[in-house]
Context: one part of a larger RNA
This record gives sequence, C1' cells and structure tokens, in this order.
RNA sequence: GCGCACGGUGGAUGCCUAGGCAUCAGGGGCCGAUGAAGGACGUGGUAAGGCUGCGAUAAGCUCCGCUCAGCUGCCAAACAAGCUCAGGCGGGGAUUUCCGAAUGGGGCAACCCGGCCCGGGAAUACCGGGUCACUCCAGGCUGAACACAUAGGCCUGCGAGAGGGAACCGGGGGAACUGAAACAUCUAAGUACCCCGAGGAAAAGAGAUUAUUCCCCAAGUAGCGGCGAGCGAACGGGGAGAAGCCCAAACCGAUCGGGUUCGCCCGGUCGGGGUUGGAGGACCCGCCGGUCUUCGGACACGGAGUAAGCAAUCGCGGACCAAGGCGAAUGGCACUGGAACGGCCAGCCAGAGAGGGUGAGAGCCCCGUAGACGAAUGGUUUGCGACUCCGGGCGGGCACCUGAGUACCACGGGACACGUGAAACCCCGUGGGAAUCCGGGGAGACCACUUCCCAAGGCUAAAUACCCCUGAUGACCGAUAGUGAACCAGUACCGUGAGGGAAAGGUGAAAAGUACCCCGGGAGGGGAGUGAAAGAGAUCCUGAAACCGUGUGCUU
Repeated sequence: GCGCACGGUGGAUGCCUAGGCAUCAGGGGCCGAUGAAGGACGUGGUAAGGCUGCGAUAAGCUCCGCUCAGCUGCCAAACAAGCUCAGGCGGGGAUUUCCGAAUGGGGCAACCCGGCCCGGGAAUACCGGGUCACUCCAGGCUGAACACAUAGGCCUGCGAGAGGGAACCGGGGGAACUGAAACAUCUAAGUACCCCGAGGAAAAGAGAUUAUUCCCCAAGUAGCGGCGAGCGAACGGGGAGAAGCCCAAACCGAUCGGGUUCGCCCGGUCGGGGUUGGAGGACCCGCCGGUCUUCGGACACGGAGUAAGCAAUCGCGGACCAAGGCGAAUGGCACUGGAACGGCCAGCCAGAGAGGGUGAGAGCCCCGUAGACGAAUGGUUUGCGACUCCGGGCGGGCACCUGAGUACCACGGGACACGUGAAACCCCGUGGGAAUCCGGGGAGACCACUUCCCAAGGCUAAAUACCCCUGAUGACCGAUAGUGAACCAGUACCGUGAGGGAAAGGUGAAAAGUACCCCGGGAGGGGAGUGAAAGAGAUCCUGAAACCGUGUGCUU
C1' cells in the first nucleotide's frame, strides 16, 4: 500500500408527521376619542425564566345556555392548599395599569410636571375620582381700525374628523433594465414605485349609444404598427346577474333682507310643484273622477318601504351561523407474538365497509361515519302582519321652463386596440365663444338626406376582486422537500439604518428513563435490573459514504 474482519465518527437512505401547498364548497369581512392596531410593565401558594391567558377585580369577576366527573393552562414533574351547581365550550356584561392617533403641558414611547371640580384628610401636605389638545360644523354671546358692519375673541354641543388595515379598489404622479438580435419612434407599461382616498367590497351604471359589471365565443379576426418588434378591438351571439330613481328650472306659497313712484320689484332660505324625447313639464280653460263630509278631512281602492329611489320602526314565524346531543353490529381459541387489530373457527350490523386511534393489519373496542336532532343569548337572512309614505286622467289653448364661460371652433396635449393618420367619439390646457324645441348632439373627416338620441346636476343593490374561518379533496411536499418558519421564527444573528435573515423534527407500546454493587476525582464504563429489543440509555428509529482506528492476510 491492497484485501478482509470488527469498530469509531458521520447523519445519507428508508419509514413517519405534529407543519405546509393548491383547488372547490359554505359562511364571514372593517377597527378607532365609549381610546384602535401594536406594544411596555405587571399578574401564579411554592412561580426564577419563557409561552399562553388576563389587567391592581390581573391563568381571572358576573349572568345565560350547552356539557361533564373531575379540576387548579403549557415547557414541567412534584408538594402544599383547595374547588367540585367545580372545570370545559358558546353568547351577553363588568373590570381593563402605562405607552401608542395619544388629545392638559412636556418628552429620549411605556416617563416627567400641571390647572380646575368633587371626595378622604387637621391640612395650602398626601391620596382617590372626574375633567382640561387641535381643526371643522351647528347654534349663541361679544366685538376693532371708522358710525353701521366686518375681521377677531369667547361659550355651548354623548356633533364630526384625526390613527390603523395583508391583498383586493378608485384617483394624482410615473421609470428603467428589457424586446426590436445595435438604436431614437415603438416595446417593456400606464407595469414597478411614490402619494391621496374609500369599502367590505371598490369602481361603473339608467341613453345627447364607450349601451353598468363579470365569464365564454366572436378572434389573435378587423385594424394599429421604424406596416419592424409587437399591440390588438368592436358589432353580434351564449351565459351570470337583474332595478330603477331623485334634483335644478318654469309656477305657487311662507319667511327674512334690500329697494319702492306704495301698485309692487330684487335677492336669500324653506315648503309645494316637476323630471321628459311617441318630447316632457309649468300656466289658463273645459270634461270625467268610489262613499261620507261640519269642506279641515275620514274611510275605501291601488302602489311602495325601512341601507338606492322621501322618512322612522316594531311584532310573530321560518332558515342559517356562533356551544352541543342521539347514533347499528363480536365472540372463542389448548395458534404466532412482548402485545392481536394477524391466523383459525363461528356470528352480526350496514341509509353507517369515510377516516383516525387503540401494544402489528379492527365495519361490529374507542372517537367517529350514514341518517336524523339542537339555542336562553348574539348575529345574518327571509315571509307575514302592524305601521308609515305615495297616488288623478283626458282634450284644447298659451309659448313660461327644461343644467353656459357650457357646447362648439383654433392651437397644444392625453386617452380611445387606433403611433396625426381621411381620425370621428371622449378628456384636459390656452384663446375665442353659441342656440333655447321652428332648439341641440350622434351615426369614424366633411356635406346632404334619413335615422337614433336629449349633454353641460346627483343616487343606485346583484352578478365581480381579495382575504379570513370552517369543511372536503389532491397522479401536492414529506424535514437540503413543503411557507422564511413542523421545533418558543420574522426568532437567534448581521446592519447606524432602511433592511437582510438562519440552523434546529423522531427513545419506547408504556418511563417501566437503569434500585443496588464495582472501577474512576469526574466524565465514562462493567455487572445487576426494566423492556420484545438497551448494538432502543436520553441529539436515544434506521444508521450509507467520505474520514479515523484495531486485528489479520498478502506484498515491498
């Protein structure tokens, strides 16, 4: 050195799963000055530390419901002392230190220092309770320069706001790498990112045609495009869902202010009226309009409704969610084994032979499963009732109203699948600037005809997005995988900071976790004992390889 044998080290592999991942279904979705989210500090009989729970009433107080023979949470055993109408689970309530929007003032968060009122106290000490930020809104009082007025100041208000929220949503801004095999238009992309705002969804939406939204098709079509790369509709069809409404104005009235030639006029606020494109409405006239009427109205009829549309709720019932409860059927063996759930023999149930557990592989041992039940209380939803609100029609006349710095045009941009193009439609900036129903806008330049539709005010569920919970499922993972995290992980650790960010699972069926003896200072080991097994002895299942030894054979 090579081979073999036996070890050490090491932790691969196999097996396992407490944790993840994905999809589907059902249910749920905002919290906060009544102090949130998130924290700090406390809190236990022994209680030092961590986790969990809780808050000086501190692993808890109380009420209601369900459940049960045990209980005093976990790491973590034990003792003590107790409870047992306890304990556990669900629902309502009470308490809830300090910080934090943090809000009496300050501040280096969890600390410091105050004013006023009330109470305790002899007390101006000290203690306890309450209250005191700012802005806006509503109402009121007061009130300058300058007389009125206004600005300003003050007071009252269980009026509002403030801060947080992973993703989803609307809006304001808005890249580059990249692709085009270079690169500038273009692309990436209105993406990433920043800011503002909203809600359980948001947005959009009720025809001056982008015909609310979402899915499938139309279709990678028509088009757009250094006609490159690439971008990429609509019409129409099929589905999901389905809901329509309110103002402004004309006109009438009330009230307040101003003007007045006292006839009234102008303006503000409030109420009635009214909401449309076959134009509609206002005003005037005529006709018709259930019953009663004291002419105010009442009853009847019709319609609608409590989170769209004008406004405020109750009662009864159903369903579901938030605890639970019932639930069939097996025994034997002198078989194997440590153990029967295996084998053998003989049975049974099945609307239940899904699954898990139990000392191996259990329909009939346990938990369950099929099926059928269940709420005092809180919530969601739905039906009915109470209740409340609303309700003229037709014809004629008249020419009063129907959203203005708007529409539209020019120039410059944006957005539309559409890059200026023949470029409509929509939106914005600058400038110009209409009509008023005999009116106005669209139908992809523009004009005519034809036709569709009424802008310049507003609201509006559902179908949709995302997440959480519960359940089910998986040609999903099985500890270098699957979440970063199966384990006290957003931890340890790194970084001034923004931020980055691990490793780490397995004794055994049961601790039965090795009494006692021996060597040793101990560590560790040898006996003995437990166990099926200790070569399962505590980083303990299996236990590969690298690597390190001991012995031996061969070779030099």
Molecule: large-subunit ribosomal RNA, domain I
Organism: Tepidiformaceae bacterium